A computed fold for a 73-nucleotide RNA from a Desulfobacterales bacterium, annotated as transfer RNA. Its mean pLDDT, the model's own confidence on a scale to 100, is 82. Rfam family: tRNA. The family's RNA type in Rfam is transfer RNA. For this family Rfam cites "The tertiary structure of tRNA and the development of the genetic code" (Hou, Trends Biochem Sci, 1993).

[in-house]
């Protein structure tokens, strides 16, 4: 330099033929032990990487910028 693929909650990822942003783990809190793990209810967390564009409406579709990783030279 040139190609792909990824970017979403503290972490790992789903959600992607457009139409309220989700899980599982961590967390918090309560309940339940003599207490502690486990378990069992509940609660909080998101500028969906930036920017612009199509659309009535973008996580999603186009275009650019960054960034990470893999491959080419």
């Nucleotide at each position: 330099g040139c190609c792909a693929a990824c970017g979403u909650a503290g972490c790992u990822c789903a959600g992607c033929a457009g139409g309220c942003a989700g899980a599982g783990c961590a967390g918090c809190u309560g309940a339940u032990u003599u207490g502690u793990a486990a378990u069992c209810a509940g609660c909080g967390g998101g500028u969906c990487g930036g920017g612009g564009g199509u659309u009535c409406g973008a996580u999603u579709c186009c275009c650019u910028c960054c960034g990470u990783u893999g491959g080419c030279u």